[in-house]
């Protein structure tokens, strides 16, 4: 010199789900039912690991209790959100940053 991964910035594509009622001139707001789930948060399964109880001479075993770890786009609706617009996980890609493995 190449450049995997991963991190930012722009671009592009990206959805669900009441413009319901009521105050109030109205965008906002606020209150009341009712729903969404793909910023965000949060929960655990099967493993696994320590520990105790059982067996074993010992190493060590199954199984029963305790505790830890342990995914999601699954589940929960806290927050978010339910006309348009904006935004959104997540998939692409310019550009920059870091740099693996050889």
């Nucleotide at each position: 010199a190449u450049g995997a991964a991963c991190c930012c910035c722009g671009u592009g594509g990206g959805a669900g789900a009441g413009u319901u009622c009521c105050g109030g001139a109205a965008u906002u707001c606020g209150g009341a039912c009712g729903c969404c789930g793909a910023c965000g948060g949060a929960g655990a399964a099967a493993c696994c690991c320590u520990g105790c109880g059982c067996c074993u001479g010992g190493c060590g075993g199954a199984u029963g209790c305790a505790g830890g770890g342990g995914a999601a786009a699954c589940u929960c609706u806290c927050a978010g959100g339910c006309c348009u617009c904006a935004g959104u996980a997540c998939c692409a890609u310019c550009g920059g940053g870091c740099g693996a493995c050889g």
The prediction has a mean pLDDT of 81. The RNA shown here (Glycine riboswitch aptamer) has 102 nucleotides and comes from Firmicutes bacterium UBA993. Taxonomically the source falls in Bacillota (Bacteria, Bacillati). It was read from a public genome assembly, where an Rfam model found it. Rfam family: Glycine riboswitch aptamer. Rfam links the family to the GO term glycine biosynthetic process.